A computed fold for a 1674-nucleotide part of an RNA from an uncultured Bacteroidales bacterium, annotated as large-subunit ribosomal RNA, half A. Rfam family: Bacterial large subunit ribosomal RNA. Its mean pLDDT, the model's own confidence on a scale to 100, is 82.

[in-house]
Context: one part of a larger RNA
C1' cells in the first nucleotide's frame, strides 16, 4: 500500500411537507388619466437600514357603518403610550396628498433649474407665500378682419390577449430552383371597443323555393385550382345558436336673412332651418278621404325586488390504556339539512376555524320589474304631372381580393383614361347572346348568439412538489454582466412549544469546544428533520518487501473471527496455480496507438392532437351500422340519461361521358375481350404504422424584420491647448565693386523650410523576453516623425449592404468579406453524436434496376407476424433413371476466319546487264499463290466433355406458393476456385461459383475477424472422439521398426533463386583392370629442323602457312604449359619399371553446401535436442473441444412419434420496477416512507423477513392512466478529486538595528542608519469615482503571507464663497423646434425662436485657525453691481442702426517681475584636540499681496487722436457710423516704482501651567522691537491687440459706447458724488501618471492641462542631489 469490519467527517441524494407555480371552470368585471394616470424620486417611526403602508394633515386624518378586549405592521428588545367615554381591525363614503412623470409657464443631463401675472410681506431692490400662465380641435362671444382677444368643451399618456385598417418579410417546402409555397404569417404603424367587424338584397336559387349579418356541426379534402408540381381550397342547401329592424337625400310645402329683376302686385336664384318622405307584386310627392293609437334598441327620476361591498346565529363526548403529547386502542353515548375541509403536541362527524342552513347595511354600487317622462314609429283611394343618390355604373390599361396562378372569367375594389341610362328605367343569375326569374347600386344606424382574460371572487385537477412547477415558494426581472438595446441566477424545513443551553472550565477571545442545564430526541444546538455516494480520516482482523500487465475468476495453503448437535457449517483475508488485452460507438474489420467519458448525485431522448388514412384484436347491433353541433332532464366529477337522423359508410356496377344496369364497355357484331355480378357491414375501444403538425432528443454556418450602439475606432465640423536645446541659412534687403541700363559678384542683413540633429510628445524597425503573461498586445535594448498632410483636450455629426477609409476588406466599443440585441424561431441539416429494465421465438443485407445519383431514395431481392387453399400433392428439396437443349474446359485447323517458324516452288517487284527501243537474260533481294513439317486464338470451330439447366417417373424429406401488418439492408470483407485488368505485382481492383468472418462462442494454428476441427439452452471434479499433438515449460510415448542428415539443416508452412561444388546417400548406363587398372615414385621424353614464311630476332612455345611430315623408338607433338631479346633451362602429352586390387566417366534420385543482406531481444512459443525430441515410410497407444455421449434440469414446437433453443440489424411474444388515479380490504408513535447491514426466495428484472437509523405516513389485491427505467450524448447542473502542498505570490530601488504596545511583530509606530525617485516616483488643477476624507474601536472574511496595520468592517464627525468655477448674460458646431414644405402611417426638414463650451463676458488678497474645509470660516486691507435717499449737472429713449468686442502662422528684438546664482554688509546661532582671544569659519535668515497712486524704461509716428465742412451709403430716423476735403495736437499702451506696510506676523531666547507612552507634546505669557527697501549675472509674461515677414488670408454673439424711431416732457430717464440697504442658487471632503479614474485585481498598461529650484551641460538629454516623496504587501 491492499481487502474486510466499526466509528467519524464530508456533501446535501432520498423520503415526507408545502407557504409558490401551471391548467382550467363558473361568476364579476372589461378600464385608469388635464379633478394629473401607469410608473417613479424623495421622504414619513421614539430608537429604523430594508419590505410594506402613508405624503410636510406622511404605519396616519374625519363620518357613518361592523365589531369586541385587547393594540402602537414584517419584526425582536426597551422606552413611552392608546383602549368599554369601544382602541387596534374590517368595510363604505370624505380630506390630505412634496417633485419628477402625457408633463402643460420657459429650460434641462427625468425627479433640477429659471421665469411672467395677480394679491400678501417690505419704503425698493433681493427673498419668500397663495392662485394662474403649454398645445391641438369644435364651439360661442367680442371684434380694430390680426396669422386676433377672450370663455366653453373635448383630446393628449398609460393598459395583457382579443377586433378592424395601412404597410408587409425572409428562414423554409417542393429532396436543386424563378411561378408557387411559408403568409397575408412574423414584424411595423393608426385606431376602436367590452368586445370588434359585418349586417337589413341592385341577395341566393332554379322553375321548387329562401329571405339582414355573425358563428358552431355537416356538405368536404367535395367542386375547384396549381412550373396541374409542392401545395391551396370553397359556394350553395341541411342541422343549429341567436334573432329585430330602420333613418336620411329628392319630389312637395313654409319660413329665415341675402341676391337678381320688376310693370313695385310680385317673380327667380342660391344658402341656411322646418314639416313631409324613404320604395321594386315599385313606392312617394300631387288630389281626395280618414284615424289619435300601438309598439320601441331609449334618457332621467321614482318605488319595489334582488346581488355585490364589512359580519351574524349555527348541532353533538366523556372515561380509562400507551405515549412527551390521544385525534390512536378499549368502554359506553351523542349529532347529522352539518360524515367539505383545515388546523390542534400523532390519525377527530361532536376540540377550534368552519360546512349544511338561516339572518343582516348606516354608505356606495350593479341587475330586474313597474309607474312617469325624454325621442322614434302608423291607414285607404286615385291617377296627368314630378322625384327615387353621376365623373356614379359600365368600358379599356396597369395591378388586387374571391376556391379561381389571365384563363374562356363572371363577381368585388381602383392607380390612369373613358364614360351612360334616368321606371316606356336599371343591376344580377360565371364569357357573350336571347327568353324567363330575382333584384333596385352609387346616402347612413342597428342588439343578440362570436372572439379574448392584466384584473376580482369561488372552486376544480389520473397537474408539479424546491436540478421539479412561473425567470423568481426565499426583499426576483434582484444580485451580476453589457456603453446600450438587452441578458438575467443561486438560495425553502430546528422544535409541539425558544423551552434558542443559567453556570464552570480550557482558550488572548463575543473563536470554537469540554461539563452542567432544556427537551420524547441536541448526532433536533442555529452550517439545525430525514442525511445516500463520490471524497477525505481513526482503529482492529488478515495479507504484502525476487515480484511484472484489464486486477477478475476458478482452484488453493495458512491465520483471524462466529456457531455447534463436537461430526462440522458459516464469515474475512488469500501465500502459491490455471485461464484471461475494459466498456461505448463506427465499422469489412478496434484491446487497439479510431470516437466519448476524471469521479459520484439528481435530471436527460418516438410523445400529443385530429369525424385524417389503413391493418390488426376485443365489443355493440347487423342488410344494415352510426349519430355531429345543439336542447332538455338529473345533477354538482367539465359527470349521466334522454333528444337530435343534418350527415356520413354499406347495400350495384360498368363506361371519358350521355347512359344502361346483374350486367355493362369495346365493337358492324347475339363475337370475343376486360371490369363486375355467388352479398357483410358498420360504430366504439386497444395495439401497429402512415399523413399533418417542431413529430426521437441536442447541434449549425446562415436568412429576414424591429431596435440599439461613433465614451474604442475611421473621417468630417466647432473650440481650445503642445512642441527642451542646437544646426543650416532661401528669397528679399543694404553697402561695395560691376553695366549705356540690367544683369552678375563680393559681403552684411535677414529669417525662408511637408529643411537637418535631437528630448517632451506621436509612432513601431529589429531582436530577446513573455506565452495557464505583470499585460486578452506588454517589458528591455535598438529605432522612425519631431513647425508638420504635426499631435492632443472638449463639444458635435455620419449606422449595418449603411457609415468611414492617403485602400490593408481596413476600422465601426477585446466582434467585421457584412456590428450588436430581440423576434420570425423549436428555420433547416440526405450530416455526425445519443437515446435508459428483464426474459422467451424466429432472424438479415451489404444484390439487381432507376435516380443532379453514388455514405441519400423508390420498387424488387432477402428476414418477421397473421390469415389462406391443401391434410398428403399438382409447388419445393435431394439422390437415381430416362429424356431433352447448349458449344464452355479441351481439342483442332488440307474445316472457316485470321495469325504464324523453316523448306520447296516463285505470279509480281526492286537491283543488274543488254538494246535506239523492244523483245531479253541474271539475282546471296523483297515476295503472292501453292506444296512439305511444325504450330496459334476472348470477340476461328470439321468437332467436343464433366457440371450446371429444362422435364417426367421412382424414393426420402418437410418445405413450397398467395393474400395482408412490421421491417432492416442497398459501405462489405477474406479464403478456394474460374476468369478480366494489373508486371499470371499488392491484405489491389472487378464479375462468377462454394465456404467462412460480418451476426460465431469452443479447440488447434506460440499470439491473430476469414486458415483447419467444430455451431455454444442450463448444471456435473462423467466418458468417447476430431483437428492437432505425446522430453520440460503443456495433458498425452524419452513408443517400435528401416533408412536419411552432421548443415543444429532442422524441430509446421511462407525463408528463398539463377548459378556452383571430389559433402553424402543411392539408382541406371559406359569404361580401364592380376595379360596388374586408377594414384604415387624412379627413368626416357630423341632425330630430320632453328619445318617454311615472316622478323633485327622467331630455335616445339608473337605471328602466318602446313601438318596423318617423316625417321629412330618401349615412348615421344614440327609439341600442353612455365620461361629467354632470340637461344638455353624446368615440364605436360607418351612409355618402361615398381607397387598388388580395383579404377574412372557420364546421367538421375534422397539429404545437405555456397551465394545469404536491417532495424526493441541472439532465439524453433521458450528450454533444449544430433542411431534425435531432426528428415522419410510403416506400425501400435494415448492426450485432445462448449462436437458425440451419459446423469439432472429450463423453456419451444409437435402430426405426440420426436425435433428444436449462437445470434447484429430487425420482427413477433411474455413480464418485472415507478408514480399518479379508482374500487374492495388493510398496515402505522408498541413507529410508516427513506437510509444501511443480514438473511431468504424466483431463469431474469426484481420480491420477502429481520437488526440499527428514522419520526409520519404507507402498502395488498383487481383494474385504469403515464413527465415511466441511464453509463456514455466534447450532455446540463451541484459536490469532489488529481496533478500537489507543486507553480506562483505582480518590475533585482534594499534594507538593518533599538524601542513600544500586543495572545502573537521580518512588514504596525517611534529613534538612528542605509537605499530610491527628484521635467518625479514632488506640487496644483480638469475629467472620472462617490464618503475612498477624520478620530475611535475591531480583525471572521477582503490585503496573492502575517497582521496589533489597512482604501477592509462598525460608530460618530467632517465640505461654510456678492468676488473662485457653474446657472440666474452671449453665441459656434451641431441639436430641438412654431409657421411652413414633405411622407402609405410611424416620421424627415425647417424661416422664427430656443438650448448647447471646448470661446467672448463686472468684481479678492495677505496672514490665522481645525483631528478633517478654507481666495469660502477669522483678521486686516479691497473691489463690483443693482436698489433707496439726498444734492449738482443733464435731452432721455430700441428687440433698431453704426463703433467696439474680433480673433492666423513664422520670426525677431527689447523691458527686466518672480526665481535662481555670485559678492558685500547686516542679525541669530554654532564650531575651535588642551587654554585664551581677535581673526577666521560654517548654518540659517535678511520678507511682505491684491488694491489704489503715479505713468518711468521700453513700444508705437505710414501711427494715435481732436476740431470742422461736404455727403447720393449704413432697408425708417440719424447730431452716429462711412466716404472726400481742411485745420491741429501728441497722444495711446505700460513691467518697474510710490503706498498698501508697525502683518508686532514668520523667526530667536526665556517659559508659569497641563498631559504623557517619559522619547516628548500643548502652551498663556513674557522678551528682542531684529538685519538690505544692497550689486552684478542669468531670466519669464496675461507688457502684448507690440514689431517684422509671408501666403494658405486666418468664429459668432452678447457685454460696452454712440445713435437716433415711437415715446415723454421737467414726471421719468441720464450722469457725477455722498449716506444707507441688498447681492439668490448649485459645486466645495478625498484620489487624481493613481491601490480611489478606464483596464474582471491594491493589475509593470493607459489618462487632457499648470509648476518644475541646484551643481556639471547647448539643453525639461544625461549623472549627482534640495525641497518633497518613498523602499514597490511575503
Nucleotide at each position: 500500500g491492499g481487502c474486510g469490519c466499526a466509528c467519524g467527517g464530508g456533501g446535501g441524494a432520498u423520503g415526507c411537507c408545502u407557504g409558490g407555480g401551471c391548467u382550467c371552470u363558473u361568476a364579476g368585471a372589461g378600464g385608469c388619466g388635464a379633478a394629473g394616470a401607469a410608473g417613479g424620486a424623495c421622504g414619513u417611526g421614539a430608537u429604523a437600514a430594508g419590505c410594506u403602508g402613508c405624503g410636510a394633515a406622511a404605519a396616519g386624518c374625519c363620518g357613518c357603518g361592523g365589531g369586541a378586549a385587547g393594540g402602537u405592521g414584517c419584526a425582536a428588545a426597551u422606552g413611552a403610550c392608546c383602549u368599554g367615554a369601544g382602541a387596534u381591525c374590517c368595510g363604505c363614503g370624505g380630506a390630505u396628498a412634496u417633485c419628477c412623470g402625457a408633463a402643460u409657464g420657459g429650460g434641462g443631463c427625468a425627479a433640477c433649474c429659471c421665469g411672467c401675472c395677480a394679491u400678501g410681506u417690505u419704503g425698493a431692490a433681493g427673498g419668500c407665500a397663495u392662485g394662474g400662465c403649454a398645445c391641438u380641435a369644435u364651439c360661442u362671444a367680442c371684434g380694430a378682419u390680426a396669422g386676433g382677444u377672450a370663455g366653453a368643451u373635448a383630446g393628449a399618456g398609460c393598459g395583457a390577449a382579443c377586433g378592424u385598417g395601412g404597410g408587409g418579410a425572409a428562414c423554409u417546402g417542393a429532396a436543386a430552383c424563378a411561378u408557387c409555397u411559408a403568409a397575408g404569417u412574423a414584424c411595423c404603424c393608426a385606431u376602436a371597443g367590452g368586445a370588434g367587424a359585418a349586417g337589413a338584397g341592385a341577395a341566393c336559387a332554379a322553375a321548387a323555393g329562401u329571405g339582414a349579418u355573425u358563428c358552431c356541426g355537416c356538405g368536404a379534402g367535395u367542386a375547384g385550382u396549381g412550373g396541374c408540381g409542392a401545395g391551396c381550397g370553397a359556394a350553395a342547401g341541411c342541422g343549429g345558436a341567436g334573432a329585430a329592424g330602420c333613418c336620411c337625400a329628392a319630389a312637395c310645402c313654409g319660413c329665415a336673412g341675402g341676391g337678381g329683376u320688376u310693370a313695385a302686385g310680385g317673380c327667380c336664384c342660391a344658402u341656411g332651418c322646418g314639416g313631409g318622405g324613404u320604395u321594386g307584386u315599385a313606392g312617394g310627392a300631387c288630389u281626395g278621404a280618414g284615424a289619435u293609437g300601438u309598439g320601441g334598441a331609449c334618457u332621467u327620476g321614482u318605488a319595489c325586488a334582488u346581488g355585490a361591498u364589512a359580519u351574524c346565529g349555527g348541532a353533538a363526548c366523556u372515561a380509562c390504556c400507551u405515549g412527551g403529547a390521544a385525534a390512536g386502542g378499549u368502554a359506553g353515548g351523542c349529532c347529522g339539512c352539518a360524515g367539505a375541509a383545515g388546523g390542534u403536541g400523532a390519525a377527530a362527524g361532536c376540540c377550534c376555524u368552519g360546512u349544511a342552513u338561516g339572518a343582516g347595511a348606516a354608505a356606495u354600487c350593479g341587475u330586474g320589474u313597474g309607474c312617469a317622462u325624454a325621442c322614434c314609429u302608423a291607414u285607404c283611394a286615385g291617377a296627368a304631372u314630378c322625384c327615387u343618390g353621376a365623373g356614379u355604373a359600365g368600358g379599356a390599361c396597369g395591378g388586387g381580393a374571391c376556391c379561381g396562378g389571365a384563363g374562356g372569367a363572371a363577381u368585388c375594389c381602383u392607380g390612369u383614361u373613358u364614360g351612360a341610362a334616368c321606371c316606356c328605367g336599371g343591376c344580377a343569375g360565371c364569357a357573350c347572346c336571347a327568353u324567363c326569374u330575382g333584384c333596385c347600386a352609387a346616402g347612413g344606424c342597428u342588439a343578440a348568439a362570436u372572439a379574448c382574460u392584466c384584473c376580482u371572487a369561488a372552486g376544480a385537477g389520473a397537474c408539479c412538489g424546491a436540478u421539479a412547477g412561473u425567470g423568481g415558494a426565499c426583499c426576483a426581472g434582484u444580485a451580476c454582466c453589457g456603453u446600450g438595446a438587452g441578458g438575467g441566477a443561486a438560495a425553502g424545513g430546528u422544535g409541539a412549544a425558544a423551552a434558542g443551553u443559567a453556570c464552570u472550565c480550557c482558550g488572548a477571545a463575543c473563536a470554537g469546544g469540554a461539563g452542567a442545564g432544556u427537551g420524547a430526541a441536541a448526532u433536533a444546538g442555529a452550517c439545525c428533520c430525514u442525511g445516500a455516494a463520490a471524497c477525505c480520516g481513526u482503529g482492529c482482523g488478515c495479507u504484502u518487501a525476487c515480484a511484472a500487465g484489464c486486477g477478475g475468476u476458478c482452484g488453493g495453503a495458512g491465520c483471524c473471527c462466529c456457531u455447534u448437535u463436537u461430526g462440522a457449517g458459516g464469515g474475512g483475508u488469500g501465500a502459491c496455480g490455471g485461464c484471461g488485452u475494459g466498456c461505448c460507438u463506427u465499422u469489412u474489420g478496434c484491446a487497439u496507438a479510431a470516437u466519448g467519458a476524471g469521479c459520484c448525485u439528481a435530471c436527460g431522448a418516438g410523445u400529443u392532437a385530429c369525424a385524417u388514412u389503413u391493418u390488426u384484436c376485443c365489443g355493440g347491433c347487423g342488410a344494415g351500422g352510426u349519430u355531429a353541433a345543439g336542447c332538455g332532464c338529473c345533477a354538482a366529477g367539465a359527470g349521466g340519461c334522454g333528444u337530435g337522423c343534418a350527415g356520413c359508410c354499406g347495400c350495384a356496377g360498368c363506361g371519358a361521358a350521355a347512359g344502361c344496369g346483374a350486367g355493362u364497355c369495346u365493337g358492324a357484331a347475339c363475337a370475343g375481350g376486360g371490369c363486375g355480378u355467388a352479398u357483410a357491414g358498420u360504430c366504439g375501444g386497444a395495439g401497429g404504422a402512415a399523413g399533418u403538425a417542431g413529430a426521437c432528443g441536442c447541434g449549425a454556418a446562415a436568412c429576414u424584420u424591429u431596435g440599439u450602439g461613433a465614451u474604442c475606432u475611421a473621417c468630417c465640423c466647432a473650440u481650445g491647448a503642445g512642441c527642451a536645446g542646437g544646426u543650416u541659412g532661401a528669397a528679399g534687403u543694404g553697402u561695395c565693386g560691376g553695366u549705356a541700363a540690367c544683369a552678375c559678384g563680393a559681403u552684411a542683413u535677414g529669417g525662408a523650410g511637408g529643411a537637418c540633429c535631437g528630448a517632451a510628445c506621436c509612432g513601431a524597425u529589429a531582436g530577446a523576453c513573455g506565452u495557464u503573461g505583470a499585460a486578452a498586445a506588454g517589458u528591455c535594448u535598438c529605432c522612425g516623425g519631431a513647425u508638420g498632410a504635426c499631435u492632443u483636450g472638449u463639444g458635435g455629426g455620419u449606422a449595418g449592404g449603411g457609415g468611414u477609409g492617403a485602400a490593408a476588406g481596413g476600422c465601426u466599443a477585446a466582434u467585421c468579406a457584412a456590428a450588436c440585441u430581440g423576434a420570425g424561431a423549436g428555420a433547416u441539416a440526405g450530416c455526425u453524436c445519443g437515446u435508459a429494465c428483464u426474459c422467451c421465438c424466429c432472424g438479415a443485407a451489404a444484390u439487381g434496376u432507376u435516380u443532379u445519383u453514388a455514405g441519400g431514395a423508390a420498387c424488387a431481392g432477402c428476414c418477421u407476424c397473421g390469415g389462406a387453399a391443401g391434410c398428403g400433392a399438382g409447388c419445393g428439396u435431394a439422390u437415381g433413371u430416362c429424356a431433352g437443349a447448349g458449344g464452355u474446359a479441351g481439342a483442332g485447323c488440307u474445316a472457316c476466319u485470321g495469325a504464324u517458324a523453316g523448306g520447296a516452288u516463285g505470279c509480281g517487284g526492286g537491283g543488274g546487264u543488254u538494246u535506239c527501243a523492244u523483245c531479253g537474260c541474271c539475282u546471296g533481294c523483297c515476295a503472292a499463290a501453292u506444296c512439305c513439317u511444325g504450330a496459334c486464338a476472348a470477340a476461328c470451330u470439321c468437332c467436343g466433355a464433366a457440371u450446371g439447366c429444362u422435364g417426367a417417373c421412382a424414393u426420402a424429406c418437410a418445405g413450397g406458393u398467395c393474400c395482408g401488418g412490421g421491417a432492416g439492408u442497398g459501405a462489405g470483407g477474406c479464403c478456394a476456385u474460374g476468369g478480366g485488368u494489373g508486371c499470371u505485382a499488392a491484405u489491389g481492383u472487378c464479375c462468377g461459383u462454394g465456404g467462412c468472418c460480418g451476426a460465431g462462442a469452443g479447440g488447434a494454428g506460440a499470439a491473430g475477424a476469414a486458415u483447419c476441427c467444430a455451431g455454444a439452452c442450463u448444471a456435473c471434479c462423467g466418458g468417447c472422439u476430431a483437428a492437432g499433438g505425446c522430453c520440460c515449460c503443456c495433458a498425452a510415448a524419452u513408443g517400435u521398426a528401416u533408412g536419411c542428415u552432421a548443415a543444429g539443416u532442422u524441430g509446421a508452412a511462407a525463408a528463398u533463386a539463377a548459378c556452383g561444388a571430389g559433402g553424402u546417400u543411392u539408382u541406371a548406363u559406359u569404361g580401364c583392370a592380376u595379360a596388374g587398372a586408377c594414384a604415387g615414385c624412379u627413368a626416357g621424353g630423341a632425330u630430320g629442323u632453328u619445318g617454311g614464311c615472316u622478323u633485327g630476332g622467331a630455335a616445339g612455345c608473337a605471328g602466318c602457312c602446313a601438318u596423318a611430315c617423316a625417321u629412330u623408338u618401349a615412348a615421344a607433338g614440327a609439341g600442353u604449359g612455365c620461361g629467354u631479346a632470340a637461344c638455353a633451362g624446368c615440364u605436360c602429352a607418351c612409355u618402361a619399371g615398381u607397387c598388388g586390387a580395383g579404377c574412372g566417366a557420364u546421367a538421375g534420385a534422397g539429404c545437405g553446401u555456397g551465394g545469404a543482406u536491417a532495424a526493441u531481444a541472439a532465439u524453433c512459443g521458450g528450454g533444449c535436442a544430433u542411431c534425435a525430441a531432426g528428415c522419410a515410410u510403416a506400425c501400435u497407444g494415448c492426450c485432445g473441444a462448449a462436437g458425440c455421449u451419459g446423469u439432472a434440469g429450463a423453456c419451444u414446437c409437435u402430426g405426440c412419434g420426436g425435433a428444436g433453443u449462437g445470434g447484429u440489424a430487425g420482427g413477433g411474444g411474455a413480464g418485472c420496477a415507478u408514480u399518479c388515479c379508482u374500487a374492495u380490504g388493510g398496515c402505522g408513535c408498541u413507529g410508516a416512507a427513506g437510509g444501511u447491514g443480514a438473511u431468504u426466495c424466483g431463469u431474469a428484472a426484481g420480491g420477502g423477513u429481520u437488526g440499527c437509523u428514522g419520526g409520519a405516513g404507507c402498502g395488498a389485491u383487481a383494474g385504469g392512466a403515464a413527465a415511466a427505467g441511464c453509463a456514455a450524448a466534447u450532455g446540463u447542473a451541484g459536490g469532489c478529486a488529481u496533478a500537489a502542498g507543486u507553480a506562483a505570490c505582480g518590475a533585482u530601488a534594499a534594507g538593518g538595528c533599538g524601542g513600544g504596545a500586543g495572545g502573537g511583530a521580518a512588514a504596525c509606530c517611534c529613534g538612528c542608519c542605509c537605499a530610491c525617485c527628484g521635467a518625479a516616483a514632488g506640487a496644483c488643477c480638469a475629467a472620472g469615482g462617490u464618503u475612498u476624507c477624520c478620530u475611535g474601536a475591531u480583525c471572521a472574511a477582503c490585503g496573492u503571507u502575517a497582521a496589533u496595520c489597512g482604501g477592509a468592517u462598525c460608530a460618530g464627525g467632517g465640505u461654510c464663497a456678492g468676488u473662485c468655477g457653474g446657472g440666474a448674460c452671449c453665441u459656434a458646431a451641431g441639436g430641438c423646434g412654431u409657421a411652413g414644405c414633405u411622407g402609405a402611417a410611424a416620421g424627415g426638414c425647417g424661416a422664427a425662436g430656443u438650448c448647447g463650451a471646448u470661446g467672448g463676458g463686472a468684481a479678492g488678497c495677505c496672514g490665522g485657525u481645525u483631528a478633517a474645509u478654507a481666495u469660502u470660516c477669522c483678521g486686516g486691507c479691497a473691489c463690483u453691481u443693482u436698489c433707496u435717499a439726498u444734492g449738482g449737472c443733464u435731452g432721455c429713449g430700441a428687440u433698431g442702426c453704426g463703433g467696439u468686442g474680433a480673433c492666423a502662422a513664422a520670426g525677431u528684438a527689447g523691458u527686466g517681475c518672480a526665481g535662481c546664482a555670485u559678492c558685500u554688509g547686516c542679525g541669530u546661532a554654532c564650531u575651535g584636540a588642551c587654554g585664551g582671544a581677535a581673526u577666521a569659519g560654517u548654518a540659517c535668515g535678511u520678507u511682505g499681496a491684491a488694491g489704489g497712486g503715479u505713468g518711468u524704461a521700453g513700444a508705437u509716428a505710414a501711427a494715435c487722436g481732436a476740431u470742422u465742412c461736404g455727403u447720393a451709403g449704413g432697408u425708417a430716423a440719424g447730431u452716429c457710423c462711412g466716404c472726400g476735403g481742411g485745420u491741429u495736437g501728441u497722444g495711446u499702451c505700460g513691467a518697474a516704482c510710490c503706498u498698501g506696510a508697525u502683518a508686532g506676523u514668520a523667526c530667536g531666547u526665556c517659559g508659569a501651567g497641563c498631559c504623557c507612552u517619559c522619547g516628548g507634546g500643548c502652551a498663556a505669557g513674557a522678551u528682542g522691537a531684529u538685519a538690505a527697501c544692497g550689486a552684478u549675472g542669468c531670466g519669464a509674461a496675461c507688457c502684448a491687440g507690440a514689431c517684422u515677414u509671408u501666403c494658405a488670408a486666418g468664429a459668432a454673439a452678447a457685454c460696452c459706447c454712440g445713435c437716433u424711431a415711437a415715446g415723454c416732457u421737467u414726471c421719468a430717464g441720464g450722469u457725477c458724488a455722498u449716506a444707507g440697504a441688498g447681492a439668490c442658487u448649485c459645486g466645495u471632503a478625498c484620489c487624481g501618471u493613481a491601490a480611489a479614474c478606464c483596464g474582471a485585481c491594491a493589475c509593470a498598461g493607459g489618462u487632457g492641462g499648470u509648476c518644475g529650484a541646484g551643481g556639471a551641460g547647448a539643453g525639461g538629454a544625461u549623472c549627482c542631489a534640495a525641497a518633497g516623496g518613498u523602499g514597490c504587501u511575503c